[in-house]
Context: one part of a larger RNA
Molecule: large-subunit ribosomal RNA, domain III
Organism: Novilysobacter longmucuonensis
RNA sequence: GAGUAACGAUAAUGCGGGUGAAAAGCCCGCACGCCGAAAGCCCAAGGUUUCCUUGCGCAACGUUAAUCGACGCAGGGUGAGUCGGCCCCUAAGGCGAGGCAGAAAUGCGUAGUCGAUGGGAAGCAGGUUAAUAUUCCUGCACCUCGCGUAAGUGCGAUGGAGGGACGGAGAAGGUUAGGUCUACCGGGCGUUGGUUGUCCCGGGGAAAGCAGGUAGGUUUGGGUCUUAGGCAAAUCCGGGACCCUUUAAGACCGAGCAGCGAGACGAGCCCUUUGGGGCGAAGUGACUGAUACCACGCUUCCAGGAAAAGCUCCUAAGCUUCAGCUUACGCAGACCGUACCGUAAACCGACACAGGUGGGCAGGAUGAGAAUUCUCAGGCGCUU
Numbered sequence: 001g002a003g004u005a006a007c008g009a010u011a012a013u014g015c016g017g018g019u020g021a022a023a024a025g026c027c028c029g030c031a032c033g034c035c036g037a038a039a040g041c042c043c044a045a046g047g048u049u050u051c052c053u054u055g056c057g058c059a060a061c062g063u064u065a066a067u068c069g070a071c072g073c074a075g076g077g078u079g080a081g082u083c084g085g086c087c088c089c090u091a092a093g094g095c096g097a098g099g100c101a102g103a104a105a106u107g108c109g110u111a112g113u114c115g116a117u118g119g120g121a122a123g124c125a126g127g128u129u130a131a132u133a134u135u136c137c138u139g140c141a142c143c144u145c146g147c148g149u150a151a152g153u154g155c156g157a158u159g160g161a162g163g164g165a166c167g168g169a170g171a172a173g174g175u176u177a178g179g180u181c182u183a184c185c186g187g188g189c190g191u192u193g194g195u196u197g198u199c200c201c202g203g204g205g206a207a208a209g210c211a212g213g214u215a216g217g218u219u220u221g222g223g224u225c226u227u228a229g230g231c232a233a234a235u236c237c238g239g240g241a242c243c244c245u246u247u248a249a250g251a252c253c254g255a256g257c258a259g260c261g262a263g264a265c266g267a268g269c270c271c272u273u274u275g276g277g278g279c280g281a282a283g284u285g286a287c288u289g290a291u292a293c294c295a296c297g298c299u300u301c302c303a304g305g306a307a308a309a310g311c312u313c314c315u316a317a318g319c320u321u322c323a324g325c326u327u328a329c330g331c332a333g334a335c336c337g338u339a340c341c342g343u344a345a346a347c348c349g350a351c352a353c354a355g356g357u358g359g360g361c362a363g364g365a366u367g368a369g370a371a372u373u374c375u376c377a378g379g380c381g382c383u384u
Base pairs, nucleotide, nucleotide: 013031014030015029016028017027018026032381033380034379035378040361041360042359043358046341047340050339051076052075053074055073056072057071061069062068081142082141083337084336085335087120088119089118093114094113095112099108100107101106123140124139125138126137127136143333144332146331147330148329149328150327151326152325153324154319155318159314160313161312162311167301168300169299170298173294174293175292178288179287180286181285184203185202186201187200188199189197209260210259212257216253217252218251219250221244222243223242224241225240226239227238229237230236265283268279269278270277271276302305347356348355363375364374365373
């Protein structure tokens, strides 16, 4: 220079009460304003205690003050057979016994063994904490087949076969979530002209599972005999012959729906030590309607769209008074994650930085629309 520039989105504040040494900024209330395909809610990654406290504090940190804080001190908090991992299975890829190559270091690679971003068993609703909840509690379920008991019984794999099992685009149908009204239920009757009415305000909802098997979708189905194929075998799969049934029976899949589950929840009202506790009405129908479900099901196209296991059938060796299989009941179901932020002041950007950051949910009015503008729920007014 200079007490100058600046104090990081122009979404916006004002008042009353409280606390306090002190209040524009903290807490409570009222009014106003902003977002609302987000500036709301739920996950993943990453962070790693930042979460909560009617515990204490304000030196430093906070672009100001601070009684406040993601700050300091102390204490507390993350509860699982079913959510995710671990586990079983494999993809790209990695490693790789023997092996091949190389002077060696090492490189490649068979059998194998790892490796999810994929496949594989099973949980919903309500309540509860200052802080966790599909984890605790209440109610009602389900899975596995490891162990035990009982009854019955042709079982058996690392092998064979089926299945799992998959692309893009398009169209139509059946539904549901959701929404708008409504029967009905509860409350109100106007501090200012009117408001007992065809008036106003609020509510008008409920899961998994069990059992039924609908709209619809796919497919001919069954039997006998035979067989150079499926590395051996096979009653299984494939090939062949005959018979019955043939366009509709049968089989498989299958949303939704009505029934049980059903006790709760619920506007409001009452009590209260203001922490909380108790009681509890109606809970029907119509219209609309998805990008969700039936279902990658159908149609169509060429560029022809993972694998393996779980699962089902078949036999081999073998076992067959069983250690196998089926059914019922009982027991068991470990370990790890779970707080909190997560379009952000908690992640990546040296900062409480106008930048960047994958997935899911998607109310109302307007509208073709997830655009636009206004607004629910919810969250904020961006630390001078």